[in-house]
RNA sequence: UGAGUAGCACAGAUGAUCGCGGCUGCAAGUGCCGAAAGGCCGCAGGUGAGGAAAGUCCGGGCUUCAUAGGGCAGGGUGCCAGAUAACGUCUGGUGGAGGUGACUCCAAGGAUAGUGCAACAGAAAUAAACCGCCGGAUUUGUCCGGUAAGGGUGGAAAGGCAGUGUAAGAGACUACCGCAUGGCUGGUAACAGACAUGGCUCUGUAAACCCCAUCCGAAGCAAGACCAAAUAAAAAGCUAUACGGCUGCCCGUCGUGCUUUUAGGUAGGUCGCUUGAGUCUGCUGGUGACAGCAGAAUUAGAUAGAUGAUCAUCAUGCGCGUAUGCGCAGACAUAACCCGGCUUACAGUGCUGCUCAAAAU
Numbered sequence: 001u002g003a004g005u006a007g008c009a010c011a012g013a014u015g016a017u018c019g020c021g022g023c024u025g026c027a028a029g030u031g032c033c034g035a036a037a038g039g040c041c042g043c044a045g046g047u048g049a050g051g052a053a054a055g056u057c058c059g060g061g062c063u064u065c066a067u068a069g070g071g072c073a074g075g076g077u078g079c080c081a082g083a084u085a086a087c088g089u090c091u092g093g094u095g096g097a098g099g100u101g102a103c104u105c106c107a108a109g110g111a112u113a114g115u116g117c118a119a120c121a122g123a124a125a126u127a128a129a130c131c132g133c134c135g136g137a138u139u140u141g142u143c144c145g146g147u148a149a150g151g152g153u154g155g156a157a158a159g160g161c162a163g164u165g166u167a168a169g170a171g172a173c174u175a176c177c178g179c180a181u182g183g184c185u186g187g188u189a190a191c192a193g194a195c196a197u198g199g200c201u202c203u204g205u206a207a208a209c210c211c212c213a214u215c216c217g218a219a220g221c222a223a224g225a226c227c228a229a230a231u232a233a234a235a236a237g238c239u240a241u242a243c244g245g246c247u248g249c250c251c252g253u254c255g256u257g258c259u260u261u262u263a264g265g266u267a268g269g270u271c272g273c274u275u276g277a278g279u280c281u282g283c284u285g286g287u288g289a290c291a292g293c294a295g296a297a298u299u300a301g302a303u304a305g306a307u308g309a310u311c312a313u314c315a316u317g318c319g320c321g322u323a324u325g326c327g328c329a330g331a332c333a334u335a336a337c338c339c340g341g342c343u344u345a346c347a348g349u350g351c352u353g354c355u356c357a358a359a360a361u
Stems, first nucleotide, its partner, number of pairs: 001357010012314007020048002023045004029041001031040003050332001054343002057341005062220004069251004074216005079093005094108001095106004109211002114209002116205003130151002132147006159177002162174003179198004184193003224271004233262006242256005279296007316329005
């Protein structure tokens, strides 16, 4: 200097004017809207959309069922240990794969419980002989026997490699590797190391069904609570041995009415609604995720839906220019009960650690 890799921060600032929403304080009256509940109108001071607010993929808080259970079905997770309110998230480690490396990724339990599948190609995909090699016969066309080391097919073909041996070969035998079993050592563990023994060995697939371990009530802020207004009916069915709720089903339990059709009324307002498993700073502990202690600050809450517009200066980027300067531009996007994650989108700027390459000292 270049390339790469892991992480962090910002996502324009200041001022003025005008316009919106809400909070706090003051003021206000037979005011305005409304049937009512309730709402609006004045002055002043603060304040007002993100790192993802997106996706609705997970987990919860909260609300109701509800007075609370058991089982089945169904669904989630799947190496070990920890963090967390919890999770399919995160941290660290083990094993495996990729990369020169820093690093990145893994749907990572079980094929000896059982069932299924492996198309095509190939001789053969639960045991096999197409070519080839060797031996014998031979009418020279071929036949019989042995073989699975070499070649071919395929994602996968009777463990790998080097020898001994053989008619030619083969774990047939030997050494090394691999695999299985056994105890020993280290580690909380997953697992690793060395040693001993060896049947020397019938593929793969569970992101196929399944088995094993473990976890899971349901519905959702259009949940739900309160106030106001309205609260006509008719027909049919079941009716305590029934019906309805919990509930997808059963047991169980609770309640006393329930279901269908026709046809009317009301549908307005307030709360829920923002102080939080929260944020920031410091110290301590921990490899880390994080935890403990102390302190500081704390107003988005809309509801047909506010958080905006204009001007000026400065900053950033790009282009032009000797300079003063001039011009242009700014991504993804826009809160709706709240929070913790994951995934996806993203113009531009800055900072830090590490790896590789080249050159110079």
Description: A computed fold for a 361-nucleotide RNA from Lachnospira sp., annotated as Bacterial RNase P class A. Its Rfam family is "Bacterial RNase P class A". It is annotated as a ribozyme. The organism belongs to Lachnospira, within Bacteria. The gene name in the source record is rnpB. RNAcentral holds the sequence, with entries from ENA.